Predicted 3D model of an 89-nucleotide RNA (c-di-GMP-I riboswitch aptamer) from Paenibacillus montanisoli. Model confidence (mean pLDDT): 84 of 100. The RNAcentral record of the sequence draws on Rfam. The organism belongs to Paenibacillus, within Bacteria.
RNA sequence: GAUAAAGGCAAAGCCGUCGAAAGCCGGUGACGCAAAGCUAAAGGGGCUUCGGACGCAUACCUAUGCGACCAUGCCAGCCAGCUGCCGAA
Numbered sequence: 001g002a003u004a005a006a007g008g009c010a011a012a013g014c015c016g017u018c019g020a021a022a023g024c025c026g027g028u029g030a031c032g033c034a035a036a037g038c039u040a041a042a043g044g045g046g047c048u049u050c051g052g053a054c055g056c057a058u059a060c061c062u063a064u065g066c067g068a069c070c071a072u073g074c075c076a077g078c079c080a081g082c083u084g085c086c087g088a089a
Base pairs, nucleotide, nucleotide: 001086008033009032013028014027015026016025018023031077037082038081039080043079044078045075046074047073051070052069054067055066056065057064058063
């Protein structure tokens, strides 16, 4: 970073698997991407909360509901770091 060349990846949706969820994976499908390649406690930021301790309410002997908090669970197609193909202006 080009109406270049060779290519590459694959959003949302739909179907299926796994998961408490966020979300991953497979199929289909292409919104887009010069890194939409890799890196997630040991750069920042975001998402979820089975579970945990805390508070409140109801109920009445121990349960139910609600609230906010907690990630070494998740997101790299949020910023960022590292690496890489081609080579016009």